[in-house]
C1' cells in the first nucleotide's frame, strides 16, 4: 500500500466482498509448564446456609465467675473484701465510610472552567476563654401479667460523660447604634456603647499527667448550591407552558431561589429545534486510524444514581440511610389462624435464564478502615490460595552427526520421483517433569515478638531422550498439487463461483503452505471506505439544479483614512487529578508485569499586549446599485373593436350518376338529385404569405389589423442618491396540456363510443361517423422530457465568422462599403476541463458568495402519518424483504421489415426438368425374434455401401467353446501333414489309418518351427463416450478476405495501415493519405486442352516408288502427312487509337491457332458450425470376461397401411417399328478378355485361334443419314404386372440374383401449390467404357458423338463483400424482453376487531408521614401562695399524597376472517409492448378505454 466482482473487451461511476488490528467473548478440534492479569455482557430474576460493623468496663448501675484475702465455724461450711476477666442493659463513637450494581436518568447528571457578598462541617490541627452549683427521671433489675411466637403491659427500685433548670459570658447570636473602611448589582467588613439570649462532664492514675467536656475564631479534609460552554437519534414530534414567566410580601432551608404560599402583572420557551417519542449512567480512558475522525465506557480511577417495587419521614455533623424505622403492593417463609418474619445489585454458594463467566477456601502477616488511653477486638475492604489456554508474556516437547537416499506410503511417462537427514543408528545435553538436600525477601522505628501465601520462589545434587503437537488451509483474491471416489448427486462457498464421468474448488489419501499450545469458526467495533468527503466527494448524459419569480430570517459583501478590540495573533498565570500513553532509567534470569523521574496535553479561564485581516460604532468617496434626462427595437401583458381567406351548414340556380375513401376495399353519402359548380346567407374557431438556430418575456409562453391602459430591456449622457448590494431556508405569487365546478358557445378537429376493414385474434395501426373536450367568463388544480436534462450573482481567461438592436469614427453630395464599441442570439475553434462524448467569454475553464439536491439496484415516488384539493390527485416520504449488480461513455463485432456501393445461374431472359404415373433406389414411419449401425436444413436421404442369396454381417433364434478365432511367455506330449468311419443342420464330438522330416549332439538328449493338452499372466469386444482426442472430411467459399512488426493517435478497449478517389475476377493495380513495410490468402508456378515447330518412327501412318489382293499398308520401302509422346516455342495489354489524373485500367483495332485470368482441373487463408466420423484407422477413460468374446446352422438387413428425397422409363409423329457394310474417344483383359467356325428364335452352348496388348479380344458405337411402314388412337405409344418355358453364375437362386423366348399389356394423353439445373462445345440428346464383382446397376466414376436458346437489366427473392448508421443484442435476432393469468414460498400495507404495554389527563377513595389547627384526655424536671401556670404528649380535624378504583382519549406492540399490491422461484398459459425506422419512432404529464402487455386524444421533449 491494495485486491476480487457489472463487459466479448475498455474507461468511468457505483455498490458488494476480502486481506489488518482488537475482544470481559462463545463454539469445534487439540492441549506440556510457569509468570502476570482477567472471569454473569443474559433475569435490577428468586434465594437455603455461613460470613460481610462493630467497639468502648478508663462514661454508668446491676449480674456472672473469681486469683488472692479477712472474719466466723458445729471444720461440713458461713459472712465479707476483691485483682485480672466475661458481660445483657443505659451511655458514647461508628453503622452516611468501605463493598456491590447500572435499573432509572438526555439532566447542571457528567466533563470543563468559573461563582457563593447565599452555605454547612462530627472526628483532626491551631488559638483564646471556661467547666460553679443543683434537680428530676428511665432502662437494666424485681414482682405480677398477656401472647404459640415475634414481642409486650402494669407496679416498684436505681447510676451516669443520659436528661433538665440556675449561675458565670471572654465570645457568639439578636435588635439598637457614634464613627470608619471597602466593593461586584443586591451589598460587604470593622466598631465604641448600652440591652436581650446561650455553655459545660467527667474518667484513669499514688501522683505528675493523660484522655475527654463547653464556647468562639481560624485552618485542613469533605460536602451543598449557582452559572458559561460541551454532551445520541427521530421534524412522518411544530408548537409547548398555569406555579407557567416575572414582581411585592411572607413561609421554609445550613443556604439563594415559585422551593412553597397569598396578591399583582401576562408573560416565558421554540426552526441556533421548544414540546413529544426512542435510546443511554457520564468521564479519565480503551480499540482502531497516517491523521482528522469513528466506535466503546469490562477490569483500574473520579462523579452520579439505585438497594424487592412505590411512598414517607425520624435520628444524626452528615441519610431521606444496601446488611435502620413506618406505610402500601407483589412474592417467600413461620403460625396454636389470633398474628408474625424476610429482602445477597456485600463474599462464597444454590436455582433459573443463557452460546457463556470460578471456591459455600486461608489469613488479618502486610496495606487500609471502625472503636478503644491501651492491650486488643472487628474488617468476604484487602492480602493470598483454588478453578478456567479467557488474554498477554516466557519456556519446552531435544541437539549434532547420519545415504544402502532403507522399509512402508503416494505418484509415475515404469525410467523413476517424493516423503527425506526425515527415521533407524552413533555421540551428546538436561530446560522442564521426577526424587533428595538447602531455603528466602516481603517484617517496619532502638531491641524483642509477629508470615495466610509456604517448605512456595530460588540454589545444589541425581538418573534418564525419557511422559509432552496440534489446528487450519492448498481455484483466484492468497503462501501451498497430485491420485482415487462421486457424477448438478452427495456436498462446498467470504466474494467471484465449483459439482451434469478425466473436479488442483465436494469426500479421502499422499504431498505441500501457514500458525503453533494453540489453530480455526461465529459475533461485534474501527480500518481499508475519499462509500457522508472538516482534512477529503459530487450534481449536462452515471444518483443528484428546486418549473419560474418576488422576497423574510440567515449567510456573504466596494474604495479611503482614523477609532474600538468581539473574532484573530502573541506573552504570562491558573487549571487540565492519579493511573494510562510517550521518553530516559530501575526491579523480577528475559519478557509480560511492576516502578522512579521527565516531557507533552490541541481545551477552559484570567491578565497584559498587537491592530494587518474579519467585525462594531462613526466619517468620507463613486466605480457596485438605483434615479433623472434624451433616444430606440419588439408575436411582452390586459381590454375593447375591426378584417379577409378557408372548412361546415342553410337557401336558390345549373347539372347527372355517381361521390367519398384505401395498399386494396367496405361501412357512409347520393335519382327524395349528392359530388362538382354559381350566387346569397349563418356561425364558430384559427390567423396563409411576411417567417428568419429572427424578436420579446423570469419561466410557462407570445404571431391578422386598430385603439386605450401597462411591465421590462437596450443605447447615449454623467445631473442626482451614496453601498442603498448578492443570494435566499420558510413564505407569497406566476405556472403548458389534460382534468374539475358554474354559466355560455360549438364551425372544424376529436379521447370514449359505433360501424367497416386488416388479422389466428385486432378491445390497435387504416377508413366512415361521432360525444365530452378543444373556445369564452369566473373559480379550482399545480403537474410535464416544466430540458440547455446545465440554479442565481460577480470578476478574470486566444481568436474567427454570421445575425438582431443601438451608438461612434472615417469617407461621401448622399446611401452603401470600411473601422471601433455596447447589448442579445448562433456556429467554429486555442488553452484549460472532462470517464468519454463533448464544453470552450451564452464554459462543463480559473476563482469567490449564497441556495437547492445526491450517496448501489429493486421494493417505491409505494405504504403509513401530516398538509393541500370538490374530485382526480398533489406534496412531504419510509421499512421489511430481495439482488451482485443496476448504470454512463466509448470500442470491436453481430443484427435491422436502416442507408449507400458491388458481386454470384441470385433474380430476370431462356432451355430442359422435378412435383402427377409405373418402376428402381435411399430415408422416415410402422411391423418384426431380428428387420445391425451411422448420416438429419442448406452441408442426411442412388449417403458410409466401388455392388447383403451363404460369406460379407456388426442383428435375431438355436446349437457349441472358455487362455479362447488372433499375439507373447512357461511346462508336458506329439513332427508337420494327409486319408477315412460314426453321430450331427453345421460347428463340433468320438474314433481308425498313413506318416516320421530340419539343425546340433558327449547319442542320454537339446533347439527351431508346427500341432495338441495344462496353469496363469493375458487375449478379444463393430460395447459406451466424435461433448475427452489424433487423423480425415463437409460447409460458408475459390468468397476476397485474415493478420503481423515498427511508427503514430487514444487513459483504454482499440484505431491507423486495410479507410478515401478510381479500377479489377481479386486487399488486382494506380493515385492520395501518419503511416512504412511484411506474412497467410488472390494471381502465377503444376496437369490437361487449343497452334505450329524440333526430335523419335513400332504394334501407329502411307504422299511419292515398287510388288500384290476379291478387297485390304498385306509386302518391300518411306519419315512427308495423320497419329503417338518427349522437348522447347507461343500471349506479355507487347503494338496502334480513343477515354481516363499523363496512372491503373477500360473500349476499339491490327497481327495471331489462341486476346485481355483462352477453356478445364488440381490447389481451399484466419476462422465458423462442441458440424461428421470411437463402425476405415489410431487413441484416453470406462464397461463385459463360461461373455457385450468366439465358432456354426438357419433367418434378418430384401418386411409394407402410409409419407418424403434421388433417379429410370414414358405419355409419343422432331416419334415408334422394319430394313440398310456411316463416323468416336477413353478405358479393360491371364483364376482374364476370348476370335473364327458350328448349334439355338434368343439368353446361351460347343469351340479354342490370338493377346499380359498403339499388334489379339470384348467391340456392335448410338443418335445421325437413306429407304419403307404406322396416321393421332390409350394406339404398331407405353411397358408395369402376371403366367409358362428356358439360359447363366454359384456348394446353394424358396425367402432373395441376372438374362432369354412366348403370352399378358396396368398406370400414364406433359403433371396443383411449389421447386431444381444450366451462360457454350454449355444445356439438351445419343451411345461407349471402367471400378466393385462368382453372379447381380436405372447408381457412381469416366469417354466421346450430335449440338441449341437467352442474358433488357440489378427494382425484387436468396447468399456474399466493402463503407456507413441505430442497438437495451455478445450463446450475438433462432438475440433480448414486457404485462396479465395459474402454482409454491417469503416479508409487508389495509382490516370488523381482540389482547397487552407505556406516558399523561379528569374524578373517587386515601395508608404511613411531615406541616397546620385543635387538643375537653394525659404528663417527672421550671414557676408556684400548691389551685394552677409555662411547656409537652395522646387523640381528633385539615392540606398534601403512594398504592388502588372509575372514565375518556393518546401512543407502541402482538394478533385477526378477509383483502391489496410487492419480491423470489431450469424448462406452465396468453399475447409481442420495448431494444433496428422493433415493423404505428419512442418517451413525459394528463384524461379515457381495454384479458394483458397496452391503445387513443391533448400538449410537450429528442434521449
Nucleotide at each position: 500500500a491494495g485486491a476480487g466482482u457489472u463487459u466479448g473487451a475498455u474507461c468511468c461511476u457505483g455498490g458488494c466482498u476480502c486481506a489488518g488490528g482488537a475482544c470481559g467473548a462463545a463454539c469445534g478440534c487439540u492441549g506440556g509448564c510457569g509468570g502476570c492479569g482477567u472471569g454473569c455482557g443474559u433475569a435490577a430474576c428468586c434465594c437455603a446456609u455461613g460470613c460481610a460493623a462493630g467497639u468502648c468496663g478508663a462514661a454508668c448501675g446491676a449480674g456472672c465467675a473469681g486469683a488472692u484475702u479477712u472474719c466466723c465455724u458445729u471444720c461440713g461450711g458461713g459472712a465479707g473484701a476483691g485483682a485480672a476477666g466475661c458481660g445483657a442493659g443505659u451511655g458514647g463513637c461508628g453503622g452516611a465510610c468501605g463493598g456491590g450494581u447500572g435499573a432509572g436518568u438526555a439532566a447542571c447528571g457528567c466533563g470543563u472552567g468559573a461563582a457563593c457578598a447565599a452555605c454547612c462541617a462530627a472526628c483532626c490541627c491551631u488559638a483564646u476563654a471556661c467547666a460553679g452549683g443543683g434537680g428530676g427521671a428511665c432502662a437494666a433489675c424485681a414482682g405480677c401479667u398477656g401472647g404459640a411466637a415475634a414481642c409486650g403491659g402494669c407496679u416498684g427500685c436505681u447510676a451516669a460523660u443520659a436528661c433538665c433548670g440556675c449561675a458565670u459570658a471572654a465570645g457568639a447570636c439578636c435588635a439598637c447604634a457614634a464613627g470608619g473602611c471597602c466593593g461586584c448589582a443586591u451589598g460587604g467588613c470593622c466598631a465604641a456603647g448600652g440591652g436581650g439570649u446561650c455553655a459545660a462532664a467527667g474518667g484513669a492514675g499514688c501522683a505528675a499527667u493523660c484522655c475527654g467536656g463547653u464556647a468562639u475564631a481560624g485552618g485542613a479534609c469533605g460536602g451543598g448550591u449557582u452559572c458559561g460552554c460541551g454532551u445520541c437519534c427521530c421534524a412522518u414530534u411544530a408548537g409547548c407552558u398555569a406555579g407557567u414567566a416575572g414582581g411585592c410580601g411572607g413561609g421554609g432551608u445550613a443556604a439563594a431561589g415559585g422551593c412553597c404560599c397569598a396578591c399583582c402583572u401576562a408573560g416565558g420557551c421554540a426552526a441556533c429545534g421548544a414540546u413529544g417519542g426512542g435510546u443511554a449512567g457520564c468521564c479519565g480512558a480503551g480499540c482502531u486510524g497516517a491523521g482528522a475522525g469513528g466506535c466503546u465506557g469490562a477490569a483500574c480511577g473520579g462523579c452520579c444514581a439505585c438497594a424487592c417495587u412505590g411512598g414517607g419521614a425520624c435520628u444524626g455533623a452528615g441519610a431521606u440511610a444496601c446488611g435502620g424505622c413506618c406505610c402500601a403492593g407483589a412474592c417467600u417463609c413461620c403460625u396454636a389462624c389470633g398474628g408474625g418474619a424476610g429482602g445477597c445489585a456485600g463474599c462464597a454458594g444454590g436455582g433459573g435464564g443463557g452460546a457463556a463467566u470460578a471456591u459455600u477456601g486461608g489469613g488479618c502477616a502486610a496495606u487500609g478502615g471502625g472503636g478503644g488511653a491501651a492491650a486488643c477486638c472487628c474488617u468476604g475492604a484487602c492480602c493470598c490460595a483454588g478453578c478456567a489456554a479467557c488474554g498477554c508474556c516466557g519456556c519446552g516437547u531435544g541437539a549434532a552427526g547420519g545415504a544402502a537416499g532403507a522399509a512402508g506410503g503416494c505418484c509415475u511417462u515404469c525410467g523413476g520421483g517424493u516423503u527425506g537427514u526425515a527415521a533407524a543408528c552413533u555421540u551428546c545435553u538436561g530446560u522442564g517433569a521426577c526424587a533428595g538436600g538447602g531455603g528466602a525477601c516481603g517484617a517496619a522505628g532502638g531491641a524483642a515478638g509477629u508470615g495466610a501465601c509456604g517448605g512456595u520462589a530460588c540454589c545444589c545434587u541425581g538418573a534418564g531422550a525419557g511422559g509432552a503437537a496440534g489446528c487450519u488451509c492448498c481455484g483466484g483474491c492468497a503462501a501451498a498439487c497430485u491420485a482415487c471416489g462421486u457424477g448438478c448427486c452427495a456436498g462446498c462457498a467470504g466474494c467471484c463461483g465449483c459439482g451434469g464421468u478425466a473436479a488442483u474448488a465436494c469426500g479421502u489419501a499422499g504431498g505441500g503452505a501457514g500458525c503453533g499450545a494453540g489453530c480455526g469458526u461465529u459475533g461485534u467495533c474501527c480500518g481499508g471506505a475519499a462509500u457522508u468527503a472538516c482534512u477529503g466527494g459530487g450534481c449536462g448524459u452515471a444518483a443528484a439544479g428546486g418549473g419560474c419569480g418576488c422576497g423574510u430570517a440567515g449567510g456573504c459583501g466596494g474604495u479611503a483614512g482614523a477609532u474600538c478590540a468581539a473574532g484573530u495573533c502573541g506573552c504570562a498565570u491558573g487549571u487540565g487529578a492519579a493511573a494510562u500513553a510517550c521518553c530516559c532509567g530501575g526491579g523480577c534470569u528475559c519478557a509480560a508485569c511492576c516502578u522512579g523521574g521527565g516531557g507533552g496535553g490541541u481545551g477552559c479561564a484570567u491578565g497584559c499586549g498587537a491592530a494587518a485581516c474579519u467585525g462594531g460604532a462613526a466619517u468620507a468617496c463613486u466605480u457596485g446599485a438605483g434615479u433623472g434626462c434624451g433616444g430606440u427595437a419588439g408575436a411582452g401583458g390586459a381590454a375593447a373593436g375591426u378584417g379577409g381567406a378557408a372548412u361546415u351548414c342553410c337557401u336558390a340556380g345549373u347539372g347527372u350518376a355517381g361521390c367519398g375513401g384505401u395498399g386494396a376495399a367496405a361501412u357512409g353519402c347520393g335519382u327524395a338529385g349528392a359530388u362538382a359548380u354559381u350566387a346569397g346567407g349563418a356561425g364558430g374557431a384559427a390567423c396563409a404569405c411576411c417567417a428568419g438556430u429572427g424578436g420579446c418575456g423570469a419561466a410557462g409562453g407570445c404571431g391578422a389589423c386598430u385603439u386605450u391602459c401597462u411591465g421590462g430591456g437596450c443605447c447615449g449622457u454623467a445631473a442626482c442618491u451614496g453601498a442603498c448590494g448578492c443570494u435566499g431556508a420558510g413564505g407569497c405569487g406566476c405556472g403548458a396540456a389534460a382534468g374539475c365546478g358554474u354559466g355560455g358557445g360549438g364551425a372544424g378537429c376529436a379521447a370514449a363510443c359505433a360501424g367497416g376493414a386488416u388479422u389466428a385474434g385486432a378491445u390497435a395501426c387504416c377508413c366512415u361517423g361521432g360525444u365530452a373536450g378543444u373556445c369564452c367568463a369566473c373559480g379550482c388544480c399545480g403537474u410535464a422530457a416544466a430540458c440547455g436534462a446545465u440554479g442565481a450573482a460577480u470578476g478574470c481567461u486566444a481568436g474567427g465568422u454570421g445575425u438582431a438592436g443601438g451608438g461612434g469614427g472615417u469617407a461621401u453630395c448622399g446611401a452603401c462599403c470600411c473601422c471601433c464599441u455596447c447589448u442579445g442570439u448562433g456556429c467554429c475553434g486555442c488553452a484549460g476541463c472532462u470517464a468519454a462524448c463533448g464544453c470552450a467569454a451564452u464554459a462543463a475553464g480559473c476563482a469567490u458568495u449564497c441556495c437547492g439536491c445526491c450517496u448501489g439496484g429493486g421494493g417505491a415516488g409505494u405504504a403509513c402519518g401530516g398538509c393541500c384539493g370538490c374530485a382526480a390527485g398533489g406534496u412531504u416520504g419510509a421499512a421489511a424483504c430481495u439482488c451482485a449488480a443496476a448504470g454512463g461513455a466509448a470500442u470491436u463485432g453481430a443484427c435491422g421489415g436502416g442507408g449507400g456501393c458491388c458481386c454470384g445461374c441470385a433474380c430476370a431472359a431462356g432451355c430442359a426438368g422435378c412435383g402427377g404415373a409405373g418402376c428402381a433406389u435411399g430415408u422416415u414411419g410402422u411391423u418384426u425374434a431380428a428387420u445391425u449401425c451411422g448420416a438429419c436444413g442448406c452441408a442426411a436421404c442412388g449417403c458410409g455401401a466401388a455392388g447383403a442369396a451363404c460369406c460379407u454381417u456388426a442383428c435375431c433364434a438355436g446349437g457349441g467353446c472358455u487362455u479362447g478365432a488372433c499375439a507373447u511367455c512357461c511346462a508336458a506330449u506329439g513332427a508337420a501333414u494327409c486319408c477315412u468311419u460314426u453321430g450331427g443342420a453345421a460347428a463340433c464330438a468320438a474314433g481308425g489309418g498313413a506318416g516320421u522330416g530340419c539343425c546340433c549332439u558327449u547319442c542320454g538328449g537339446g533347439g527351431a518351427g508346427c500341432a495338441u493338452u495344462g496353469a496363469g499372466a493375458c487375449a478379444g469386444g463393430u460395447g459406451g463416450u466424435g461433448c475427452a482426442u489424433g487423423g480425415u472430411u463437409g460447409u460458408c467459399g475459390u468468397c476476397a478476405g485474415c493478420u503481423c512488426g515498427u511508427g503514430u493517435c487514444g487513459u483504454g478497449a482499440g484505431a491507423u495501415g486495410u479507410u478515401g478517389g478510381g479500377u479489377u475476377a481479386a486487399g488486382u493495380c494506380c493515385c492520395g493519405c501518419a503511416a512504412c513495410g511484411a506474412g497467410c490468402g488472390c494471381a502465377a508456378c503444376c496437369c490437361u486442352u487449343a497452334u505450329g515447330g524440333u526430335c523419335a518412327g513400332u504394334u501407329g501412318c502411307c504422299a511419292g516408288c515398287a510388288c500384290g489382293u476379291a478387297a485390304a499398308g498385306g509386302u518391300g520401302g518411306g519419315a512427308a502427312c495423320u497419329c503417338u509422346g518427349a522437348c522447347a516455342a507461343g500471349a506479355c495489354u507487347g503494338c496502334c487509337g480513343u477515354g481516363g489524373a499523363u496512372a491503373a485500367c477500360a473500349c476499339g483495332g491490327a497481327g495471331g491457332a489462341a486476346g485481355g485470368u483462352g477453356g478445364g482441373g488440381a490447389c481451399g487463408a484466419c476462422g465458423u458450425c462442441a458440424a461428421a466420423u470411437c463402425a476405415u484407422c489410431a487413441u484416453g477413460c470406462u464397461c463385459c470376461u463360461u461373455a457385450u468374446g468366439u465358432c456354426c446352422u438357419g433367418g434378418g438387413c430384401u418386411a409394407c397401411a402410409a409419407a418424403c428425397g434421388u433417379g429410370c422409363u414414358a405419355c409419343a409423329a422432331u416419334g415408334g417399328c422394319c430394313g440398310u457394310g456411316a463416323c468416336a474417344g477413353a478405358g479393360g483383359g491371364a483364376a482374364g478378355c476370348g476370335a473364327a467356325c458350328c448349334c439355338g428364335c434368343g439368353a446361351g452352348g460347343g469351340g479354342g485361334a490370338g493377346c499380359g496388348g498403339a499388334a489379339c479380344c470384348g467391340a456392335a458405337a448410338a443418335a445421325a443419314g437413306c429407304g419403307g411402314u404406322c396416321u393421332c388412337a390409350g394406339u404398331u405409344c407405353g411397358g408395369a404386372u402376371u403366367g409358362u418355358g428356358g439360359g447363366c453364375u454359384g456348394c446353394a437362386a424358396c425367402c432373395c440374383g441376372c438374362c432369354c423366348a412366348c403370352a399378358u399389356g396396368a398406370a400414364g394423353u406433359u403433371g396443383g401449390a411449389g421447386u431444381u439445373g444450366c451462360u457454350a462445345g454449355u444445356a439438351a440428346u445419343c451411345g461407349c467404357g471402367g471400378a466393385u464383382c462368382a453372379g447381380a446397376a436405372u447408381g457412381c466414376c469416366g469417354c466421346g458423338g450430335u449440338g441449341a436458346a437467352u442474358g433488357c437489366g440489378u427494382u425484387c427473392c436468396c447468399g456474399g463483400g466493402c463503407c456507413u448508421u441505430g442497438u437495451a443484442c455478445a450463446c450475438a435476432c433462432c438475440g433480448c424482453c414486457c404485462g396479465u393469468c395459474a402454482c409454491a414460498c417469503c416479508a409487508u400495507g389495509g382490516g370488523a376487531g381482540u389482547u397487552g404495554g407505556u406516558a399523561g389527563c379528569a374524578c373517587c377513595c386515601a395508608a404511613a408521614g411531615c406541616c397546620a389547627g385543635u387538643g375537653a384526655g394525659c404528663c417527672a424536671a421550671c414557676c408556684g401562695g400548691a389551685a394552677g401556670g409555662a411547656g409537652g404528649c395522646a387523640g381528633c380535624u385539615g392540606u398534601c399524597u403512594a398504592a388502588g378504583g372509575u372514565g375518556a382519549g393518546a401512543u407502541c406492540a402482538a394478533u385477526g376472517a378477509c383483502u391489496g399490491g410487492g419480491g423470489u422461484g431450469a424448462a406452465g398459459u396468453c399475447g409481442u409492448a420495448a431494444c433496428a425506422a422493433g415493423g404505428u419512432a419512442g418517451c413525459c404529464g394528463u384524461a379515457u378505454c381495454g384479458g394483458a402487455a397496452g391503445g387513443u386524444g391533448c400538449g410537450g421533449c429528442u434521449g

Predicted 3D model of a 1503-nucleotide RNA (small-subunit ribosomal RNA) from a Clostridiales bacterium. It matches the Rfam family "Bacterial small subunit ribosomal RNA". The RNAcentral record of the sequence draws on SILVA. The prediction has a mean pLDDT of 85.